[in-house]
RNA sequence: GGACGAUUAGCUCAGUUGGUAGAGCAUCUCAUUUACACUGAGGAGGUCGAGGGUUCGAGCCCCCCAUCGUCCA
Numbered sequence: 001g002g003a004c005g006a007u008u009a010g011c012u013c014a015g016u017u018g019g020u021a022g023a024g025c026a027u028c029u030c031a032u033u034u035a036c037a038c039u040g041a042g043g044a045g046g047u048c049g050a051g052g053g054u055u056c057g058a059g060c061c062c063c064c065c066a067u068c069g070u071c072c073a
Stems, first nucleotide, its partner, number of pairs: 001072007010025004019056001027043005049065001051063003
C1' cells in the first nucleotide's frame, strides 16, 4: 500500500424487505428470608464509532474518516 470482516445499553450479542431499538448477564427498587443466596415483580440505562448523502422515513442503502482483527504484498 491492497483485500475482507467487525464497531448497537456497563459486558456478551440479536435486530427479518428501510417503518420510531431488543435479549441475557450486571446494576437499582420491591416481595420472599432472622439474614444472605435463590426465585418472582418492576425500574433505570442508547445521538446505533465520527461526519456527510439518498429517502416521507436509515442501526439497515451509498460516500468518507477513525479504531480493532485476519490475510496478501

This is a predicted structure of a 73-nucleotide RNA (transfer RNA) from a Candidatus Kerfeldbacteria bacterium. RNAcentral holds the sequence, with entries from ENA. Rfam family: tRNA. Rfam's curators write: Transfer RNA (tRNA) molecules are approximately 80 nucleotides in length. Rfam links the family to the GO term triplet codon-amino acid adaptor activity. Model confidence (mean pLDDT): 81 of 100.